[in-house]
Context: one part of a larger RNA
Molecule: large-subunit ribosomal RNA, half A
Organism: Bacilli bacterium
RNA sequence: AGCGCAUGGUGAAUGCCUUGGCACUAGAAGCUGAUGAAGGACGCGACAAACAGCGAUAUGCUUCGGGGAGCAGUUAAGUAUGCUUUGAUCCGGAGAUUUCCGAAUGAGGAAACUCACCUAUGGUAAUGCGUAGGUACUGCAUAAUGAAUACAUAGUUAUGUAGAAGCAACCCGGUGAACUGAAACAUCUUAGUAACCGGAGGAAGAGAAAGAAAAAUCGAUUUCCCCAGUAGUGGCGAGCGAAAAGGAAAGAGCCCAAACCAGUCUUUGGACUGGGGUUGUAGGACCUUAUAUUAAAGAGUUACAAAUUUAUGAUAUAGUUGAAUUGGCUGGGAAACCAAACUAUAAAAGGUGAUAGUCCUGUAAACGAAAUAUCAUAAACUCUAUAGGGUAUCCUGAGUACGGCGAGGCACGAGAAACCUUGUCGGAAUCCACGGGGACCAUCCCGUAAGGCUAAAUACUCUCUAGUGACCGAUAGUGAACGAGUACCGUGAGGGAAAGGUGAAAAGAACCCCGGGAGGGGAGUGAAAUAGAAUCUGAAACCAUGUGCUUACAAGAAGUCAAAGCCCGUUAAUGGGUGAUGGCGUGCCUUUUGCAGAAUGAACCGGCGAGUUAUUGUAUCAUGCAAGGUUAAGUUGAAGAAACGGAGCCGAAGCGAAAGCGAGUCUUAAUAGGGCAAUAAGUAUGGUGCAAUAGACCCGAAACCGAGUGAUCUAUCCAUGAGCAGGUUGAAGUUUGGGUGAAACCAAAUGGAGGACCGAACCGACUUACAAGGAAACGUGAGCGGAUGACUUGUGGAUAGGGGUGAAAUUCCAAUCGAACUCGGAGAUAGCUGGUUCUCCCCGAAAUAGGUUUAGGCCUAGCCUUGAACUAUAACUCUUUGGAGGUAGAGCACUGAAUACACAAUGGCGGCGUCUAGCCGUACUGAGUGUAAUCAAACUCCGAAUGCCAAAGUAAGUUUGUUCAGGAGUCAGUGUAUGGGUGAUAACGCCCUUACGCGAGAGGAAAAGAAUCCAGAUCGCCAGCUAAGGUCCCUAAAUAUAUGCUAAGUGGGAAAGGAUGUGGAGUUGUCAAAACAGCUAGGAGGUUGGCUUAGAAGCAGCCACCCUUUAAAGAGUGCGUAAUAGCUCACUAGUCGAGUGACACCGCGCCGAAGAUGUACCGGGGCUAAGCAUAUUACCGAAGCUGCGAACUUUACUGUAUGGUAAAGUGGUAGGGGAGCGUUCUAAGGGCGGAGAAGGCAGAUCGUGAGGACUGUUGGAGCGCUUAGAAGUGAGAAUGCCGGUAUGAGUAGCGCAAGACGGGUGAGAAUCCCGUCCACCGUUUGCCCAAGGUUUCCUGGGGAAGGUUCGUCCUCCCAGGGUAAGUCAGGACCUAAGGCCAGGCCGAAAGGCGUAGUCGAUGGACAACAGGUUUAUAUUCCUGUACCACCUAUAUAACUGAUGGAGUGACGAAGAAGGCUAAGAGGAGCCAGUUAAUGGAUUCUGGUCUAAACACAAAGGUUUGUAUAUUGGUAAAUCCGUAUACUGUAUAACUGAAGUGUGAUGGUGAAGGUAGCGUAAUGCUACUGAAAUCCUCUGACGCCAAGCUUCCAAGAAAAACUUCUAGGGUUAAUUAUAUAGGUGCCUGUACCGAGAACCGACACAGGUGGGCAAGGAGAGUAUCCUAAGGUGAGC
Repeated sequence: AGCGCAUGGUGAAUGCCUUGGCACUAGAAGCUGAUGAAGGACGCGACAAACAGCGAUAUGCUUCGGGGAGCAGUUAAGUAUGCUUUGAUCCGGAGAUUUCCGAAUGAGGAAACUCACCUAUGGUAAUGCGUAGGUACUGCAUAAUGAAUACAUAGUUAUGUAGAAGCAACCCGGUGAACUGAAACAUCUUAGUAACCGGAGGAAGAGAAAGAAAAAUCGAUUUCCCCAGUAGUGGCGAGCGAAAAGGAAAGAGCCCAAACCAGUCUUUGGACUGGGGUUGUAGGACCUUAUAUUAAAGAGUUACAAAUUUAUGAUAUAGUUGAAUUGGCUGGGAAACCAAACUAUAAAAGGUGAUAGUCCUGUAAACGAAAUAUCAUAAACUCUAUAGGGUAUCCUGAGUACGGCGAGGCACGAGAAACCUUGUCGGAAUCCACGGGGACCAUCCCGUAAGGCUAAAUACUCUCUAGUGACCGAUAGUGAACGAGUACCGUGAGGGAAAGGUGAAAAGAACCCCGGGAGGGGAGUGAAAUAGAAUCUGAAACCAUGUGCUUACAAGAAGUCAAAGCCCGUUAAUGGGUGAUGGCGUGCCUUUUGCAGAAUGAACCGGCGAGUUAUUGUAUCAUGCAAGGUUAAGUUGAAGAAACGGAGCCGAAGCGAAAGCGAGUCUUAAUAGGGCAAUAAGUAUGGUGCAAUAGACCCGAAACCGAGUGAUCUAUCCAUGAGCAGGUUGAAGUUUGGGUGAAACCAAAUGGAGGACCGAACCGACUUACAAGGAAACGUGAGCGGAUGACUUGUGGAUAGGGGUGAAAUUCCAAUCGAACUCGGAGAUAGCUGGUUCUCCCCGAAAUAGGUUUAGGCCUAGCCUUGAACUAUAACUCUUUGGAGGUAGAGCACUGAAUACACAAUGGCGGCGUCUAGCCGUACUGAGUGUAAUCAAACUCCGAAUGCCAAAGUAAGUUUGUUCAGGAGUCAGUGUAUGGGUGAUAACGCCCUUACGCGAGAGGAAAAGAAUCCAGAUCGCCAGCUAAGGUCCCUAAAUAUAUGCUAAGUGGGAAAGGAUGUGGAGUUGUCAAAACAGCUAGGAGGUUGGCUUAGAAGCAGCCACCCUUUAAAGAGUGCGUAAUAGCUCACUAGUCGAGUGACACCGCGCCGAAGAUGUACCGGGGCUAAGCAUAUUACCGAAGCUGCGAACUUUACUGUAUGGUAAAGUGGUAGGGGAGCGUUCUAAGGGCGGAGAAGGCAGAUCGUGAGGACUGUUGGAGCGCUUAGAAGUGAGAAUGCCGGUAUGAGUAGCGCAAGACGGGUGAGAAUCCCGUCCACCGUUUGCCCAAGGUUUCCUGGGGAAGGUUCGUCCUCCCAGGGUAAGUCAGGACCUAAGGCCAGGCCGAAAGGCGUAGUCGAUGGACAACAGGUUUAUAUUCCUGUACCACCUAUAUAACUGAUGGAGUGACGAAGAAGGCUAAGAGGAGCCAGUUAAUGGAUUCUGGUCUAAACACAAAGGUUUGUAUAUUGGUAAAUCCGUAUACUGUAUAACUGAAGUGUGAUGGUGAAGGUAGCGUAAUGCUACUGAAAUCCUCUGACGCCAAGCUUCCAAGAAAAACUUCUAGGGUUAAUUAUAUAGGUGCCUGUACCGAGAACCGACACAGGUGGGCAAGGAGAGUAUCCUAAGGUGAGC
């Protein structure tokens, strides 16, 4: 370390449970709100965090009832204090109170806040202050008042009344999509759906015929059944789809306008009121006749007229009474069990220590209400004339009916299109009339429009009460069983969790021990503590401890088969654990022609997770009835039982377009022929298969549309503010000089322009390095660009998705942009991918054809399966016979191709020719003919084999075949072999044909291998025989036999080509007249042949290649030379003594033969056979065959029959069919269980299997079985969902930076505190504001978690404390951009725009300074000194004065110069200390400071004043403006930083001293306590200054303030000044303000506006070093 066992931990599955849900049933209720709702904010308790309750009368108040002993809600115990039989707490009815916000309504507003006015009232000397009530807008009504404008009207005011807002679904109406379907898409569909908007009610809407119809019919509406998927409609596609009738539920009818009469008013047109009157067989008015009149009768509060009261009863909202059991036994406990009783109009249910009719609460039954509500009845009360006749006249709904054009609705898409509605243009009739009956016309029939009301039957459920469930049981059921719409996320709209269980009872562990604690060990409680609070049961992954066996030469898809040894001892079974060693053996799923695949998916475990439901159709099975079968809605009923209900449906008859006829009918002239029928029983319900319509097996888009939410990011714009160290350059203009007739021009100064230059802050982002699960979801370092401008930035605002914005990049619009985000339509659609869960048995494919906007999809056919019927040789094989045909082959007769030769016309060329005719020649061309020899898929004079068709044969074998019906799958194929095409006679290429295999096929062989060879696996066997292939070892079987071959490890990779390898069998030379090979010798002469050449002599080259001597010798085979020479060969002789050459064929070999990790081209060892060839025998060898046993299927037989026998069969993907197992719940029956259910763990048991028992243990209360039934019914895979747990790994990292030492505290110290030294920042890492945060601030305590380590510490946790304003900021003042907007205008609605107004700072206006003080606040408290507004009193003086006019307020940029101050530096003086262990001098160090306000007044800046008159300033004006006249340059007026004085005999100010506190300290507190002057230098970006100069781009508004009148007022009721006394509201104020409190998920190297700005060096805010101050970075 592995396997097993045991014991634990972790974890939270399983089982059981249920407080919570879900779906319904019945009844009730169906609204609340200006008398302030719904919904909230904030409060209320003795102690009070959350929930619940309540509202300053706050955990409650009053009263009326109930009830009867304890009570002060829950988590949640406790303490304290109370209440209660004089009736509490509690329950019910009615009332009171009810802060603030919210329609929100006095005005405003950033909801829960701010600020007013009026009336009454409290209080003050008065103002300020308090309390109560009122004050919005709109409509309507009434009244008053009242413009232009006489009456009047508009308007204004008052009073009254109503509305406004909320609310789940249902209802009516307005506007109205898209995805989708149509396999595309446009009409169409989705769909008048979703959504938005308006309005109402408990229901709504509809509704008493200008109807439906075609019967001499019905008689308002609504709903259900049916008609009927019919009639129709429809790119006649997809689809859409009625109505009458019939059966039911319910049932209800009425009122106006008008004619006529009367009255009132009148503009004389009429208007209003009352009577009258209300319809189609026309009615009414009108005329006439009759009856009745104060009784009778009828009716009535939902329409029809309308208001109220009383009584009684019932019901609802609290309640009351309410039967009957004991004993024993087990046990912690009895309700279990045993025994004996009892009750029952009560055996529903829940609880009680296990399962209770008789213990408790209850239940059946009976009873009960002061008050309120509802209903019913009754009584009061209220209302009501009718009938006939006449027909002269009058009335009976007008911009209507209707028509044209354009639309919409009707099932009906413009169609033949009626009918209804109406945008527009026309436009009737008047009962002798008008409308309708699906174009239109006629006849006939039905009705009477253009006014209105109307219950019930119907729809829905936010809600209350009672109940039910073959609904769920904590990953389920609501998102939510629990302080859940919570925590948390998001700017926002919006999104949105997890989380139940001790025990009967807390009896919740006293006490002891260890420990700082946490925690643990004892003790104790309890039935149980392995029920201990992280708590029932407590699985698995995962992590441990102990132990049996095994393991240190071993190569492993990890198992399986065999097996020794060791250990153990069982559901007793030829057992269990382990396993040395050997054989065989490449996971699962999906997708594929094909996967171990290096193709997909899964880290592991547990739970959840996918063909369902409804309706219709069809087929089949079962059951009932049967020429019939059956009800639907509904009614009765306690009922989902049953009965009733026959409307309707299907069938029993068909044919035809139809009229129609009918066992026939249609066609037709036909009686012919033909088509379709007739000669099979259906129907209802249920089960099953399949289809259609619905999301339709589950998960998955990118997208489309609707309504909203977003400009805190960013783009642009608007308003108002702010910022830019320092240095440089030196435009125009100007001045002076020169110059000119004058100019121009030149020079020097001055000047200070610029999308100028350099360069910090600031803004940006060019390069590079780093970073890359970062420090950072865009940064850091080093450089870099712009930096007075088209610059940057703060605050507030505007623009919104079919859009905005854009110096333009498809850029940006909240980390998202070729169309944001959120919710909805919505389960969009997906011919695409993935996934799809238990078992056994039978059969078993396809990857082809045709068609297809079709090619990875689908339809039909083919092939499969199931059922039924038929056939019985009809099918296949085989045999025989007969056919059709044009392939292989062959051939060249045709069509073409093609070679040689011969002949050869024609043509060309050359020559001759008087250049004509013609002739000659020709190495030119060459049809055609002949001979010879060829080629062809699209040639054939010919022509098979096989296959195909038909018939026959039964001689043989096999098992199908046909038809109909239900259900499929398949349409990607692939290899080998044959014949072909294509390609290159390439491809594991592509395409056909035929066959086989794989696919869907295991086994044996080929080392290993889908497709090759052998062979088709039902299961078992330690049996036998064989196939392919093998028999030396690995490795089962021959070291077999016989004869040869090979020498190459050929075998055991390969070609052209090469070779004297070797064996066999041949042909042909040569040789005893001496061959072949070797050795010895010769190899000559003419001649250096001729030519050529510088030379060429056998041997550069050309030509020729003779002759002679010879045994033989080439005018030369090769080497060689400059050329010769030289060496050789051919050829000859000698020697030797038997074979020796050449050629072609066959077998086996050799060379040709170079590759990448390592032999590596026999599977290895190795082999000379263990190679090759031939022959023979034996053996091995498979899941084949056989034997034995077993199972199942089909068929047949059978006398014993859930059986037996026989025969055949049982590989299998897609797929079809059959039979079963298990899970949850239900019914019935019958059982088990505290003497121990379910669940968990373990075991050696049974079954073919899914699975089932049994035993032990844990557990502690429920659970099986049988037969039926119903399903949320079976998981290993979906990059599935949720949870837990591993691995990586004790690994990466601990987020830029200096710490060291000593002391203290403490259980514990690198990290906390103190000290010393050292180090860092210092235009910041210092100090102060704004935003934002919201208690983080201070003190005491703590250490679980947070803190990237630690921790005694903290920005953490607990408790307590802390923020003090007339003057600061904001409000009670003003306005900008912009917002809201009374009236108004516009618009389907919602709403949009906008005036008067009203809000809105980032701006305008506006009164306080210094010091001290706290643990924590200070311009706020205190001390001192001031100022502002108002009130009162006194004094003095005086008319006052708009909501109107005027002025002022009031404004740009840049630049320059001056004067100051702040601040700093130096020096002197002064003070203190020091030098100093103390004479003095000296040195050195530190300090040497003071406000607002008031008074005086000043560098500088600006500037005429007076008088008169007015066409202007919306009225007026003495004001302003304008005009005229006079006057005027200052010792003037206004303004104005400084400065000086007062403030200040104050404050501050070091050591020291005194006193107190303190263990002590150099500690703390209080008091006391010095100097505090002058000079020089530098000098601001601050002040003078809103100034001055220059420039062009020409630079807010309003209020405060001043003044003028209108008006008011004739008296101090008003104003001013002075003095005194008083009053002075609300909000903010703590702390951080950033390398830890803000925005970035973090204690994050990022981002974030303004102010202050010391010293040395320096131009400088650059940079370096320092001060004040801060810090040492959480390993």